[in-house]
RNA sequence: UUGCAGGGCACUUAGGGUUCCGUUUGGCAGGUGAUACACCGUCAAAGUCAGGUCCGAGAAGUGCCGCCUUAGCGCAAUAGCGUUGGGGUACACGGCGGGCCAAAAUCCCGGGAGGU
Numbered sequence: 001u002u003g004c005a006g007g008g009c010a011c012u013u014a015g016g017g018u019u020c021c022g023u024u025u026g027g028c029a030g031g032u033g034a035u036a037c038a039c040c041g042u043c044a045a046a047g048u049c050a051g052g053u054c055c056g057a058g059a060a061g062u063g064c065c066g067c068c069u070u071a072g073c074g075c076a077a078u079a080g081c082g083u084u085g086g087g088g089u090a091c092a093c094g095g096c097g098g099g100c101c102a103a104a105a106u107c108c109c110g111g112g113a114g115g116u
Stems, first nucleotide, its partner, number of pairs: 007065006015055002020052002022049001023046006030040004066089010091111001093114001097109003
C1' cells in the first nucleotide's frame, strides 16, 4: 500500500420528528342548555406539545439463530454426520452532504470521507 473478514433476525432503549389519535389556542354562531359561557360539531394553527400510534442504533441492551472450539453419547470407520452440554463471537473516534417514509433522526449512503 492492497485484499478478505469483522454475521442475521426479533424485542426494547437512548434518540427522532408530526401521517393518524389526543392535547392546547383561535374562528364560525350551525345544534343543545335560560344568559354569560360551557358542551357538541366544523375550520385553521401549534412538536418550543412532558403524551398514544409511528421511525429507531456498526460503534446501546436482551434473547434466538448462525459460525468457531471442546466434552459425552449415537451412526459410522480412521475422514466425517447428528444430538445434548461447556466456552468463544474481540476492538471500534468519526464529519459535511445527500436519501426514505408524513417528517426527522445515532435509520440508509456508512465499520463510508477523514483521524488514531